[in-house]
Parts: sequence; C1' cells; structure tokens
RNA sequence: GGAGAAAAGUAGAUCAUCGCUGGCGACUUCGGUCACGGGAGGAAAGUCCGGACACCAUACAGCAACGUAGCGGGUAAUGCCCGUCCAUCGCGAGAUGAGGACAAGUGCAACAGAAAGGAUGUAUAGGCGCUUAGGCGUGCUAUAGUGAAAUCAGGUAAACUCUACGUGGUGCAAAUCCAAAUAGGCUUGCGCUUAGGGCAGCUGGUCCAAGCAAGCGGGUAGGAUGCUCGAGGCCAUGGGUAAUCAUGGCCCUAGACGAAUGAUGAUCCAAGACAGAAUCCGGCUUAACGCUUCUCUUCUUUU
RNA sequence: GCUGGCAUAGCUCAGUUGGCUAGAGCAGCGGUUUUGUAAACCGCAGGUCGUAGGUUCGAGUCCUAUUGCCAGCUCCA
Repeated sequence: GGAGAAAAGUAGAUCAUCGCUGGCGACUUCGGUCACGGGAGGAAAGUCCGGACACCAUACAGCAACGUAGCGGGUAAUGCCCGUCCAUCGCGAGAUGAGGACAAGUGCAACAGAAAGGAUGUAUAGGCGCUUAGGCGUGCUAUAGUGAAAUCAGGUAAACUCUACGUGGUGCAAAUCCAAAUAGGCUUGCGCUUAGGGCAGCUGGUCCAAGCAAGCGGGUAGGAUGCUCGAGGCCAUGGGUAAUCAUGGCCCUAGACGAAUGAUGAUCCAAGACAGAAUCCGGCUUAACGCUUCUCUUCUUUU
Repeated sequence: GCUGGCAUAGCUCAGUUGGCUAGAGCAGCGGUUUUGUAAACCGCAGGUCGUAGGUUCGAGUCCUAUUGCCAGCUCCA
C1' cells in the first nucleotide's frame, strides 16, 4: 500500500422570518392574546417472539393443538443475549447451524442400477469345502460399475411420531366514568320440558340464566380517565472471561385523536440515505447515501 | 391500531404423504367442414408456480424473510 473480518458511534450544521402542537404563568370583551421553556427513530417499520397492564370463574381438570431442543449461565420473560463443545464453510481474522431420539412403531426413496430396505447378492480375482481333472458350492475377503445412499446397530423427524420443557383466552377499537339520543320497535328461527352465554377446538366441572340468535329499521357518533417517571437514561466504583449485576451521584427527555413536529431565505462541506410516534417496554428481522474510530487477519514491497 | 386469509398460463381454477415432461375449462393460433361466418371436430403454442434464501439427492408442496391484494373487529337498544 491492496484485499478483507469483527465491534462501536453518527444520521447535515448555524442564523433569521412565518407557522403547528401540547405544558406552565399572566391578562381577557371568555372568542382568544402575550411571555417562557418542550416537540420522532435507529429502525418510530414488519407485527415475528417475550413481558407489563386491562377484562373474561383471581383464570379449574383432561385431551387436542402449537412452540422450543448439545451443555452451562444472564434476564421480569423469551424462540433473545453471553460463554463453551461439536459439525460445515473460509489460507486466516472469523461466519453459519430448527444441534434431543430412526438401539420403540409407521411411512418414503423418482431416474439410473443385477439389486433400494425384503437380500432369493450381479461381475472379476482370491480363500475354504467337494472333486483325478474340468467344474460345482459357499457372502468368507478384496475390487468394479449405477446412484444422494449398496449391507451397516443403513439414510430420512423444516415425514408422521416418541422424549423433555413450555403456552388459559382476548388485545388500549383492552377496560372504566360522565353526557347526549329513542321507534327499549318489526320479521324469522330456537327455547322457558334448561336452550343459550361466561372470547378459537372437544369433554368434564363451575357460575349466570328467561330469554337467545340472525336480519330489517332507528338513534348517537361529544368529553374525561387509561396516557406516559419507566424492569428509564448518563457517569463513576466494585464483582464476573462475558452477557450482566450491585452501590453511589446527576437528569426528566413527545403524548396527539379528520391526528402537531413544518415552510422560506442565507452561509459552510463530506452535498444529506432509509424513513414519520398512536398503551408501554425487552428482543429479532427487514430498509438504508455515506462518514468516523478502535482491534485483528492475509498478500505484496522496503528495511 | 389489532387480528385472519390469498397469490399456479391472458382469465377462472386443480395439483394426493415432496419424485418422472406442472394439468383442466374458456380465450388465442393453425387445419377440417361451409358459398361465407358461427357451432362442432383435430392439432399447436403459452408457466423462472409473486420474490429471495434455507432443509433435502430432489421443493408448486416443508421452513424463514419479503412484496402485493382481500376480509373482519368500536356506543345504545
């Protein structure tokens, strides 16, 4: 100097003007106005996992169904993360792995091949037995061709299945309160001889139960709580190989609902990608113009 | 916002426990028949199975991710 591997960070900056949104304070003619400070992401995305929270018997039992799978650890929990063994790939740094069981049962294997799970074992050479010899028998040994796999405790479980462990269901359109509104009606079916309902399936158990289901028609479509301070961030010290945990200090950082976070102008350079919160967290996956930092591998050249 | 489902020829659909060259109807093209057309009959072409990876000897089928489309869920009675 070239080519790579792994990890971390960043996601245009500054100023001016005009807006939008919610918080707090003041004023008000109760319509608003003014001042101060706040206002998207590393993925807010996919909704693929795991939880919190809320309601349904404080959440029941069995079956079914679904998921996970070396070993150990971390965590609120996980299918996530860390360490390690093994297998595969790479010269290497490293990467990837649904990685229990086919020594329980069942299924499957196209084409080729003598033969594909049943050995009724093909050819050649050798061994062994019988035989004067020729030859015959015998999978006992080696080799050959076909194929992904050829006789061996065969392969295959991202085939059924078995083993171990786990999962009750529905999702903030959960759930609760206030206000408004009236045609608390009509039709059909089932039931009051126990139907139906208590949020996917079946059986039981238990609770409610005189109404239930479908269709037609009608009304209202306003406000509040849930709602953002949290398994929260940042820094330091200590334990641990690490994930991570403990202690101490500091900080408050969107909360909308026909849904705010924008527009214009100027300057700078590396010329700005993917993309826009909707109950909230921890992960995974996917999208993405680039730039920076640290560690390591390999090749070439020079010393 | 939350929850389900679908994608195979131009259109509508099959495709069995993963196996041989993925089929059917309509439409299209050519031929027969007819004076000509339609109908009928015979034949032909047309597919990266939405896309990309993985498992497997082998994938339309099994698994994962992704793209597009469709459907359902709100108050009173």
Two RNAs folded together computationally: RNase P RNA and transfer RNA, 380 nucleotides in total. Its mean pLDDT, the model's own confidence on a scale to 100, is 78. Rfam match: Bacterial RNase P class A. The family's RNA type in Rfam is ribozyme. Rfam's curators write: Ribonuclease P (RNase P) is a ubiquitous endoribonuclease, found in archaea, bacteria and eukarya as well as chloroplasts and mitochondria.